The prediction has a mean pLDDT of 86. A computed fold for a 355-nucleotide part of an RNA from an uncultured archaeon, annotated as small-subunit ribosomal RNA, central domain.
Context: one part of a larger RNA
């Protein structure tokens, strides 16, 4: 267990997709399920209520009427709304078309760079490294430093933004082909084809897990010096998993705006990025400035909300649809079942018992 809520108190699924369900433009024809009226039966009895009778009177009992029995069932009548038809049509929702910008969207090849390793060669001589100090460690088998070559894996500075694109995860050297998305325009075309969404499904950062390359540099875990009363740390030297590529798993994250989606309605100012449409200036550039409008990121704030902090057109506002979750703290995300996984483990998930 509702007339209550979910930033931060307990609660928005990590993210989309979409099936059943719910919901759902505007105009008409019909029909009458839902919906309203109106009538018939039925809705046992006692109970209750009025009334009258009746034990001497009450309670009681017994007749008669109402009334209850939230309803069912047939039968006729309205048609505002709601449904329903392969009833006819509309464009305002939505989709597709047509066009020229923007983008670290996404796979896949190709080719660049600096910097670090490694090794050669040639110069050259005792130190180099490292810290607060220092030591391990490294060097006369010539290191560090310096000058040119080769190889080698892994990143991709400055432009770089409060920018930009992506459903989220997330994306940055350039060019290439193939894909895929929004935004703006114009208003040609379908015609409600539209919102959400229980199961399902697709995708999901680091770690981990298989098998097969690969390993420069960084590094859990080990090892070795310091520090310290200890020092299983943080310091410094070394170093194996991993970090990278292929193909398959795994499915958690402070996966965070801690804020489900989608539609309409409500004061401004200011920065910015994409666009259109006009005007100004001009070196006529693919320039530079302005209205005015449409999408996006941000920011300040009227109203309003809110326990406050805040939040305000991308509300946490005023309102409709849908969904998903909540219901003291702890025992707990544990047990157990069952599921999914090679495995770690994930998902679904109580109690008792304390407070």
């Nucleotide at each position: 267990u509702u007339g209550g809520g979910u930033c931060u108190a307990a609660a928005a699924c990590a993210u989309c997709c979409g099936u059943a369900g719910c919901u759902u433009g505007c105009u008409u024809a019909g029909u009458a399920a839902g919906u309203u009226c109106c009538u018939u039966g039925u809705g046992a009895a006692a109970u209750u209520c009025c009334a009258u009778a009746u034990c001497u009177c009450a309670a009681g009992u017994a007749u008669g009427g109402a009334g209850c029995g939230g309803g069912c069932a047939g039968g006729g009548a309205g048609u505002a709304c709601u449904g329903c038809u392969g009833u006819a049509g509309c464009u305002a929702g939505a989709g597709a078309c047509u066009g020229g910008a923007a983008g670290a969207c996404g796979u896949a090849a190709c080719g660049a760079g600096u910097a670090c390793g490694u090794u050669c060669u040639a110069a050259g001589u005792a130190g180099c490294g490292g810290u607060a100090a220092a030591a391990u460690g490294u060097g006369u088998u010539a290191a560090u430093c310096u000058a040119g070559g080769a190889c080698g894996g892994a990143c991709u500075a400055a432009c770089a933004a409060u920018a930009g694109c992506g459903a989220a995860g997330g994306c940055a050297c350039g060019u290439u082909a193939c894909g895929a998305g929004g935004a703006c325009a114009g208003u040609u075309c379908u015609g409600a084809c539209a919102g959400u969404a229980a199961g399902g499904g697709a995708u999901g950062a680091a770690a981990g897990c298989u098998a097969g390359g690969g390993g420069c540099g960084c590094a859990a875990a080990a090892c070795g010096g310091a520090u310290u009363a200890g020092a299983u740390a943080c310091c410094c030297g070394u170093g194996u998993a991993g970090u990278c590529c292929u193909a398959g798993c795994c499915c958690u994250a402070a996966a965070c705006a801690c804020u489900g989606c989608a539609c309409a309605c409500u004061a401004a100012a200011c920065a910015u990025c994409a666009g259109u449409a006009c005007c100004u200036c001009u070196u006529c550039g693919a320039g530079a400035g302005g209205u005015a409008u449409u999408g996006g990121u941000g920011c300040u704030g009227a109203a309003g909300g809110g326990a406050a902090g805040c939040c305000g057109a991308a509300g946490a506002g005023u309102g409709u649809g849908c969904u998903a979750c909540c219901u003291g703290g702890g025992a707990a995300g544990u047990a157990u079942a069952g599921u999914c996984g090679c495995a770690a483990g994930g998902c679904c998930g109580a109690a008792a018992c304390u407070u």